[in-house]
Source information: This is a predicted structure of a 71-nucleotide RNA (transfer RNA) from a bacterium.
Order: sequence, then C1' cells, then structure tokens
RNA sequence: GCGAGCGUGGUUCAAUGGUAGAAUGUCAGCUUCCCAAGCUGAAGACAGGGGUUCGAUUCCCCCCGCUCGCU
Repeated sequence: GCGAGCGUGGUUCAAUGGUAGAAUGUCAGCUUCCCAAGCUGAAGACAGGGGUUCGAUUCCCCCCGCUCGCU
C1' cells in the first nucleotide's frame, strides 16, 4: 500500500429498518449480631460525521480505532 472482519452501559454479549435488552459490575433499600450469600429497585451505552427513509444500532459513503491476511 491492497483486501477482509469488528466497534452497543465499567466489562462480556444480544437486538438486522419500528419503544436499545440480558448477564456481570456500581449505587440504594430489605434481610443478618457483623460479613458473605440472597431478594427488590435505580443509574448507566449504539466510536464520530454525512446521506437514503415517514422512521437508521441496522442500509450506503467518508473518517477514526482494533484484529487478521496479502504485498
């Protein structure tokens, strides 16, 4: 330099055009003599920009980062 794949809460992963979810972690409460475990609740995310569309995490383009292959 060329090609391919990936990017979603702190972390690991879903959702493939129509209200962004789960586990785990964090915080609060309940429970307990205390801790742990358990139960309930809350906060927290679509890498960035543009386009298509009534509507975009999803489709298209650009850009950034990571991984792999080729040279």

Notes: Model confidence (mean pLDDT): 82 of 100. It was read from a public genome assembly.